[in-house]
Context: one part of a larger RNA
């Protein structure tokens, strides 16, 4: 010069940043992932129409019950879809981890875009329930009922798949691509509107729009895998290797391979430093430096790894899955002792540890993200607020004017000099402050409502798309920022003056107290120690200390 810093001393304000660098120690508490009722059957509760019972009597009402049936809300449970992302740490990892440049003629890809071509007839269950029942609980078990965009057969088959048999092109060794016949496997589901027609309390079938579903071709995006080169120290580590290098058959995987088996051959690295120790996640960066280099790996951003510790898979497009399961282990809790429950390196917070690091906040309003047709729910992502001079930046602590050069300090050669125009006084200013009044921008999609145009459509249903116009939606906030008033009024320290190095006297101390970056100062005149009063630097900082250039 720089810093995620501490630590002295001092501290007015605003703005942007940034805040466990050490125990990947252990956690108490509450929050971080849901959602969809327009996929399903129930339940609950609220309005209502219908039919019955009873019951009061003002004999047409009221009240209370049942059964059905419609709307509106809520939801435990099948079921879809998301938890694989967002967020956090850096423990292990010298490795195709990472960066760069490449290849797959060796791969996948849910949502989403686009093309094409279908979505027919069936079936049995199983939560929820309700009944018994074990169990202190976690959590069950048995009998019975039911719905599905849950699950299952059958059918068609464009394309797909593979078997066969031709044809054209093309490559990079296996081959690729395209076409053309013929076999053979192999799909699907509905939901919610509109309107007609028949029917009628009321729904169907038909038409029709929207979202969904099935198959395949393409694209986007997102991964996987394989390669060239590059990526700290130690030779006081020199040898290493048996699935080890290679073939062949064979399994598995989305995919190439010893990836995994069985046989067969002897082979592969390695002083251009292999193996084995040690260290450490890698880079865009950031710091420095004129630049080649050095150093770092906080904040932000791209990759990678791992979530109590080992190890394992399973669901699914996608995990070997942070807030999912199994198994061991440790530690913790809860227990009726029989058995059970967890996992902050998510926010916030707690103890530990350590020079040393924050609030158990406020909102979803805006951005983003799950789901949902949507209105919207959820969202410690993410937006603000709080603390902390921890760091940049900016701004203040006044300004003009004032010589009797006051008093008072401090020096003196006793004339005087210095503090010092500094003070005081005199005129103003109003940054910042305190009070008061006023007050945002971030908001605009959506979605309503109204009105134009237009596409779909038989349609003056509907429903999509575009235009405009109104009302609606702020955590932060009554913030920012005006405005008036009051009033120099609340706002300066720190470190140094021997030489490097800008800055000196004087008194005390006497090699003692001390001082110190290096030189070196201190033993009675110390500009070097301790205080004064001058004077230097920086300034809300000032020095120290650590660590890099």
């Nucleotide at each position: 010069g720089a810093c995620g810093a501490a630590c002295g001393c001092u501290g007015g304000c605003g703005g942007c940043g940034u805040g466990c660098c050490u125990a990947a120690c252990a956690c108490a508490u509450g929050c971080a992932a849901g959602u969809c009722g327009a996929a399903c059957g129930g339940a609950g509760u609220a309005a209502u129409g219908a039919c019955g019972u009873a019951a009061g009597u003002u004999u047409a009402c009221u009240u209370a019950u049942g059964u059905u049936g419609u709307u509106g809300c809520u939801u435990a449970g099948u079921g879809g879809c998301g938890a694989a992302c967002g967020g956090g740490u850096g423990a292990g990892u010298a490795a195709c981890g990472c960066g760069u440049g490449g290849g797959u003629a060796a791969c996948c890809u849910g949502c989403c875009c686009u093309u094409a071509a279908g979505a027919c007839c069936g079936g049995g269950a199983c939560a929820a329930c309700a009944g018994c029942u074990g169990g202190a609980a976690a959590c069950g078990g048995c009998u019975g009922c039911u719905a599905a965009u849950a699950c299952c057969g059958g059918a068609u088959g464009u394309a797909u798949u593979u078997a066969a048999u031709g044809a054209a092109c093309g490559g990079c060794a296996u081959c690729g691509u395209u076409u053309a016949u013929u076999a053979a496997a192999g799909a699907a589901a509905g939901c919610c509107g509109g309107c007609c027609u028949c029917u009628g309390a009321a729904a169907a079938u038909g038409c029709u729009g929207g979202c969904g579903c099935u198959u395949a071709g393409g694209g986007a995006u997102g991964g996987a895998u394989c390669c060239g080169c590059g990526u700290c120290u130690g030779a006081u580590u020199a040898g290493c290797u048996a699935g080890u290098u290679g073939g062949u058959g064979g399994g598995g995987u989305a995919a190439a391979g010893g990836c995994c088996u069985a046989c067969c051959a002897a082979g592969g690295c390695g002083a251009c430093g292999a193996u084995c120790a040690g260290u450490a996640g890698c880079c865009g960066g950031c710091c420095u430096g004129a630049g080649a280099g050095g150093g770092u790996a906080a904040a932000c951003g791209g990759c990678c790894a791992c979530a109590c510790u080992g190890g394992g898979a399973c669901u699914g497009a996608g995990a070997c899955a942070c807030g999912g399961c199994c198994c061991a282990g440790a530690c913790u809790c809860c227990u009726a002792c029989g058995g059970g429950a967890g996992g902050c390196a998510g926010c916030a917070g707690u103890g530990g540890g350590g020079a040393a690091u924050c609030u158990u906040c406020c909102g979803c309003a805006a951005u983003g993200g799950a789901c949902g047709a949507a209105a919207g729910u959820c969202u410690g992502a993410c937006g603000g607020a709080g603390c902390a001079a921890c760091g940049c930046c900016g701004c203040g602590u006044g300004u003009a004017u004032g010589a009797a050069g006051a008093a008072g300090g401090c020096c003196u050669u006793c004339g005087g000099g210095u503090u010092g125009u500094a003070a005081a006084g005199u005129a103003c200013u109003g940054u910042u402050g305190u009070u008061a009044g006023g007050g945002a921008a971030g908001a605009a999609c959506g979605g309503c409502u109204c009105a134009u145009g237009u596409g779909u459509g038989a349609a003056u249903a509907g429903u999509g798309c575009a235009u405009g116009a109104g009302a609606u939606u702020g955590a932060c906030g009554g913030u920012a920022c005006c405005u008036a008033a009051c009033g120099a009024g609340g706002a300066a320290g720190c470190c140094c003056c021997g030489g490097c190095u800008a800055a000196c006297u004087a008194c005390g101390u006497g090699c003692c107290a001390g001082c110190a970056g290096c030189c070196g100062c201190g033993g009675u005149a110390a500009u070097a120690c301790g205080u004064a009063g001058g004077g230097g630097g920086c300034a809300a900082g000032c020095g120290u200390u650590g660590u890099c250039c």

About this RNA
The prediction has a mean pLDDT of 81. A computed fold for a 549-nucleotide part of an RNA from an uncultured bacterium, annotated as small-subunit ribosomal RNA, 5' domain. The RNAcentral record of the full RNA draws on ENA and SILVA.